Predicted 3D model of a 543-nucleotide part of an RNA (small-subunit ribosomal RNA, 5' domain) from an uncultured bacterium. The coordinates come from a structure-prediction model, not an experiment, and the mean pLDDT is 83. The RNAcentral record of the full RNA draws on ENA, Greengenes and SILVA.
Context: one part of a larger RNA
RNA sequence: GAACUAACGCUGGCGGCGUGCCUAACACAUGCAAGACGGACGAGAAAGUUUCCUUCGGGAAAUGAGUAAAGUGGCGCACGGGUGAGUAGCGCGUGGAUAAUCUACCCUUCAGACAGGGAUAACCCUCCGAAAGGUGGGCUAAUACCGGAUAACACUGAAUCGCUUCGGCAUUUCAGUCAAAGACGGCCUCUCCAUGGAAGCUGUCGCUGGAGGAUGAGUCCGCGUACCAUUAGCUGGUUGGUGGGGUAAUGGCCUACCAAGGCGACGAUGGUUAGCUGGUCUGAGAGGAUGGCCAGCCACACUGGAACUGAGACACGGUCCAGACUCCUACGGGAGGCAGCAGUGAGGAAUCUUGCGCAAUGGGGGAAACCCUGACGCAGCAACGCCGCGUGAGUGAGGAAGGUCUUCGGAUCGUAAAGCUCUGUCAGAUGGAAAGAAAUGUUCGGAAGUUAACAGCUUCCGGAUUUGACGGUACCAUCAGAGGAAGCACCGGCUAACUCCGUGCCAGCAGCCGCGGUAAUACGGAGGGUGCAAGCGUUGUUC
Numbered sequence: 001g002a003a004c005u006a007a008c009g010c011u012g013g014c015g016g017c018g019u020g021c022c023u024a025a026c027a028c029a030u031g032c033a034a035g036a037c038g039g040a041c042g043a044g045a046a047a048g049u050u051u052c053c054u055u056c057g058g059g060a061a062a063u064g065a066g067u068a069a070a071g072u073g074g075c076g077c078a079c080g081g082g083u084g085a086g087u088a089g090c091g092c093g094u095g096g097a098u099a100a101u102c103u104a105c106c107c108u109u110c111a112g113a114c115a116g117g118g119a120u121a122a123c124c125c126u127c128c129g130a131a132a133g134g135u136g137g138g139c140u141a142a143u144a145c146c147g148g149a150u151a152a153c154a155c156u157g158a159a160u161c162g163c164u165u166c167g168g169c170a171u172u173u174c175a176g177u178c179a180a181a182g183a184c185g186g187c188c189u190c191u192c193c194a195u196g197g198a199a200g201c202u203g204u205c206g207c208u209g210g211a212g213g214a215u216g217a218g219u220c221c222g223c224g225u226a227c228c229a230u231u232a233g234c235u236g237g238u239u240g241g242u243g244g245g246g247u248a249a250u251g252g253c254c255u256a257c258c259a260a261g262g263c264g265a266c267g268a269u270g271g272u273u274a275g276c277u278g279g280u281c282u283g284a285g286a287g288g289a290u291g292g293c294c295a296g297c298c299a300c301a302c303u304g305g306a307a308c309u310g311a312g313a314c315a316c317g318g319u320c321c322a323g324a325c326u327c328c329u330a331c332g333g334g335a336g337g338c339a340g341c342a343g344u345g346a347g348g349a350a351u352c353u354u355g356c357g358c359a360a361u362g363g364g365g366g367a368a369a370c371c372c373u374g375a376c377g378c379a380g381c382a383a384c385g386c387c388g389c390g391u392g393a394g395u396g397a398g399g400a401a402g403g404u405c406u407u408c409g410g411a412u413c414g415u416a417a418a419g420c421u422c423u424g425u426c427a428g429a430u431g432g433a434a435a436g437a438a439a440u441g442u443u444c445g446g447a448a449g450u451u452a453a454c455a456g457c458u459u460c461c462g463g464a465u466u467u468g469a470c471g472g473u474a475c476c477a478u479c480a481g482a483g484g485a486a487g488c489a490c491c492g493g494c495u496a497a498c499u500c501c502g503u504g505c506c507a508g509c510a511g512c513c514g515c516g517g518u519a520a521u522a523c524g525g526a527g528g529g530u531g532c533a534a535g536c537g538u539u540g541u542u543c
Base pairs, nucleotide, nucleotide: 001543002542003541004540006539007538008537009536010535013389014388015387016386017385018384019382020381021347026345027344028343030342031341032340035075037073040072041071048063049062050061051060052059053058082300083299084298091225092224093223094222095221096220097219098218101217102216106213107212108211109210110209111208112207114148116146117145123138124137125136127134128133154177155176156175157174158173159172162169163168182205183204184203185202186201187200191198192197193196226272227271228270233263234262235261238260239259240258241257242256243255244254245253275297276296277295278294279290280289281288282287302323303322304321305320306319325336326335327334328333353379355378356377357376361375362373363372364371365370392422393421394420395419402413403412404411405410426484428479429478430477431476432475441465442464443463444462445461446460447459448458449457450456487532488531489530490529491528492513493512494511498527499526500525501524502523508515509514
């Protein structure tokens, strides 16, 4: 000199964009943060409204509505959000391998979707319990569950032509094995009952098996990745082989047997510290330091362990066991997990609102309307940072008054002020035709496609209508009037800037050198000056 997730002191006008628990991965009151589907399924309210009856208390029916809430079922909850404890590791970075692998939803494509069965929740009854919750009996449905049929380019086994890195890959044949589910809309062109339906046709979404893709993930390897040798030896599933098991998959991953290996001064083992990276800061660079915000990867979710479900977890707001802690209890037993967003206590030099909205972007569910979304978009607080703007401009010498200094002549603050002439940024007040963020959605008309069809559905075009948290915000216009807006540090040298008074090795200053013991430009005050400026200094840390 530059930088900072900074803090402290003094001071403080506005705006834009960012940033904001570095400490206790300490403990948490309260609210919210993951649900959605009735176009998979059974059952099914209430309020309100209307009509009728009425003994005026009320009752019945329709609508509300196949709506709400609970249940079965499918999908999601493995994303998104947080934190950095652990980890010196194939954890991360980079480059490869997978002939050793998986991949829900999505896209393309091939083939299929036949004919049946038995339950169970909800509900009703009963019982136990303070509660959390649970027992027994009875009824019922499905895109829930189960067996049967059919099926291969799928899987398994055997044989076989060929290739081979000898592990396998591939051709053909034979034998065997495995599947499914419907829902909603439209039409009667053909059949039947009969004028509306059934079958049927047709459309959309879904279902089953296979192949390919896309995306995501698993695993393995080369190289790189902190300090200590005042850590020198470490290792028994240890190192390798064979058989078996296990996994989506290789492998001591596990197991039985066999062999006796494997690592190490090119630093094993042990210890300390630490999430890694893109980057960031500094520096001419080489390098050094660092990893907050944003982005990629990893790890964790009160502490430790375990599996279940699932395409995917060994699962932050799931389950089970153990532990510590907190809470409820009828003392028998139960409930909980903010390192999600706010917020509280504690710790600390120190770090924000228990705000608004799903309007936009994105995500989940749904055919859709739509619902959910503390992701996100916004607003609030904080000079915490960067950037921009303002605190006025011109003129004005009797060089006013006053302050300070003085050699008492004057000098200086100083064109500074006052005065005169103007301007109107920002803030303020009033008002407006007030942008952009809106893309959608609904409805009507038209065209094209699909189709037996002019129906329905899909796509496109046009008209109408509708959706904004921020917010009556940005922006614009008008009004008034210099009015409301300057401080902080320093002035001995380094280092830009000097005099007076007070003090008298005292009080004090100080980054280094050093000042102060009666004329202190170095202490304290004043006047003046210098530097930066809504900031200025100090402290801490890095280069």